[in-house]
Context: one part of a larger RNA
RNA sequence: UUUAGUGUAAAACAUAUGUAAAUGGCUUUUUAAGUCCAUCGUCAAAUCCCAGGGCUCAACCUUGGAUAGGCGGUGGAAACUAUCAAGCUGGAGUACGGUAGGGGCAUAGGAAAUUUCCGGUGGAGCGGUGAAAUGCGUAGAGAUCGAAAAGAACACCAACGGUGAAAGCACUCUACUAGGCCAACACUGACACUGAGAGGCGAAAGCUAGGGGAGCAAAUGGGAUUAGAUACCCCAGUAGUCUUAGCCGUAAAUGAUGGAUACUAGGCACUGUGCGUAUCGACCCGUGCAGUGCUGUAGCUAACGCGUUAAGUAUUAUGCCUGGAGAGUACGUUCGCAAGAAUGAAACUC
Numbered sequence: 001u002u003u004a005g006u007g008u009a010a011a012a013c014a015u016a017u018g019u020a021a022a023u024g025g026c027u028u029u030u031u032a033a034g035u036c037c038a039u040c041g042u043c044a045a046a047u048c049c050c051a052g053g054g055c056u057c058a059a060c061c062u063u064g065g066a067u068a069g070g071c072g073g074u075g076g077a078a079a080c081u082a083u084c085a086a087g088c089u090g091g092a093g094u095a096c097g098g099u100a101g102g103g104g105c106a107u108a109g110g111a112a113a114u115u116u117c118c119g120g121u122g123g124a125g126c127g128g129u130g131a132a133a134u135g136c137g138u139a140g141a142g143a144u145c146g147a148a149a150a151g152a153a154c155a156c157c158a159a160c161g162g163u164g165a166a167a168g169c170a171c172u173c174u175a176c177u178a179g180g181c182c183a184a185c186a187c188u189g190a191c192a193c194u195g196a197g198a199g200g201c202g203a204a205a206g207c208u209a210g211g212g213g214a215g216c217a218a219a220u221g222g223g224a225u226u227a228g229a230u231a232c233c234c235c236a237g238u239a240g241u242c243u244u245a246g247c248c249g250u251a252a253a254u255g256a257u258g259g260a261u262a263c264u265a266g267g268c269a270c271u272g273u274g275c276g277u278a279u280c281g282a283c284c285c286g287u288g289c290a291g292u293g294c295u296g297u298a299g300c301u302a303a304c305g306c307g308u309u310a311a312g313u314a315u316u317a318u319g320c321c322u323g324g325a326g327a328g329u330a331c332g333u334u335c336g337c338a339a340g341a342a343u344g345a346a347a348c349u350c
Stems, first nucleotide, its partner, number of pairs: 005320002007304002012318001015200001017198001021194001023192001025088004031082001033081002035077009049065006091191001092188003097182003103177002106174001108172002110154001114150003118146004125136002162169002206247006215241002220236004259316005266295011299306002323350002332343004
């Protein structure tokens, strides 16, 4: 490499855009590069193979011959791939008409709670735990009422729900903006799909500089527990959590299931949107498309299970895997302020 694989055994890049490249719808025509047929030349001899011959046989020696295949030339075929030209509309896209949504970004506004501060009432405890103690409190705490400030997060609605490529996204209004779906069938006419490199986006934590800091809370201090307790429990509490501008580029980044297209039983439910039926109208009922779930036939699977949202049946291009441990380590290189990330062995050993 062939081959066999990639939900859970090793293995789908976190995710999407897209260059090179591979693959690619229907009809007619051209050419003849691939393809196919015929024929010619050549591929030294020896060797191998086949049929004979010679050493008494054999090994050995020797005569003759062929297939297949490679390369080159000539002549032909034209289905398929490719190519030339012309067309088509089913794939794809554009425009028009609707529509749903926590899609994104920015501004403004809001209510509850928490903490702090000020004032009133009040007067001895509060808090915390398995039990306590540290802690707070007669310099008036806790409780309760009123006024104020700050920061962060948005109860109910809420869902088996929606949306986004993924990460993710939820108080309310508004501006700007991206994508989807449906309907109708006007336009373009294969413009498609995958995608090595590459450039984007990418939770949390972390880093740099400025701001902010209510609650929570690594580190740290104290109280307990304990043989000890660098913990679990309690009282405090700093980075951080928030924001702006950059960096980092990783997660059990999971559906542990990459993308696209086509085909292959049903049943039930939900979301969006059409049509028919019905009606005064809305429901109801039937049905199409797009999505989200449950159950399940055939089939698949080592089993579990998957099952029109496939892990079924096929095609297509890509990533990755090849016993364990050593090891996602060492060395080198690239990136990074750093932390580290990416790439990524071997010896030894079972």
Small-subunit ribosomal RNA, central domain from Eucalyptus regnans, 350 nucleotides, folded computationally. Rfam family: Bacterial small subunit ribosomal RNA. Its mean pLDDT, the model's own confidence on a scale to 100, is 86.